RNAcentral holds the sequence, with entries from Rfam. The RNA shown here (FMN riboswitch aptamer (RFN element)) has 163 nucleotides and comes from Cupriavidus agavae.
RNA sequence: UUACGUCUUCAGGGCGGGGUGAAAGUCCCCACCGGCGGUAUGUGGCAGCAGUCGCAAGACAGCGCUGCCGCGAGCCCGCGAGCGCCCGCAUUCCCGUGCGGGGUCAGCAGACCUGGUGAGAGGCCAGGGCCGACGGUCAUAGUCCGGAUGAAAGAAGAUGGGC
Numbered sequence: 001u002u003a004c005g006u007c008u009u010c011a012g013g014g015c016g017g018g019g020u021g022a023a024a025g026u027c028c029c030c031a032c033c034g035g036c037g038g039u040a041u042g043u044g045g046c047a048g049c050a051g052u053c054g055c056a057a058g059a060c061a062g063c064g065c066u067g068c069c070g071c072g073a074g075c076c077c078g079c080g081a082g083c084g085c086c087c088g089c090a091u092u093c094c095c096g097u098g099c100g101g102g103g104u105c106a107g108c109a110g111a112c113c114u115g116g117u118g119a120g121a122g123g124c125c126a127g128g129g130c131c132g133a134c135g136g137u138c139a140u141a142g143u144c145c146g147g148a149u150g151a152a153a154g155a156a157g158a159u160g161g162g163c
Base pairs, nucleotide, nucleotide: 001162002161004160005159006158007157008156009155010154016030017029018028019027031143032142033132034131035079036078037077038076042071043070044069045068046067047066048065049064051060052059053058074130075129082108083107084105085102086101087100088099089098090097091096112128113127114126115125116124134146135145136144
């Protein structure tokens, strides 16, 4: 320094107020929240160059350009969990149910526009909008309870190995 192996630790936030009602953190009005990797016209730091004053030493102004580093998107690209699907086993068979497995099979896998700036905007600024597994529930859930003290995208570290 790094293909790769093994191990360890870590790895999700949010209903507050009012209304209706017998009953609602589930409906209605207002509110609140945003996993992981990538991308970068944003932003912070450092360095160099450039600027103004000065004969000079230097002082001032300031992010104008370049480089490096950090941070930077719920709705741009991809991933994860969940549901579905498929396979096996059990339930004598079917249906259904339970348990185990698969992970590309990819069906659900969600959701952004307008104006501004600019060479360029999905990402910046301003405004307006939109989205959120499954099961449960005196009443329909992103925010409550449950599977879950689970699993996992991945992050950090240790160690082995390669160069």
The coordinates come from a structure-prediction model, not an experiment, and the mean pLDDT is 76. The organism belongs to Cupriavidus, within Bacteria.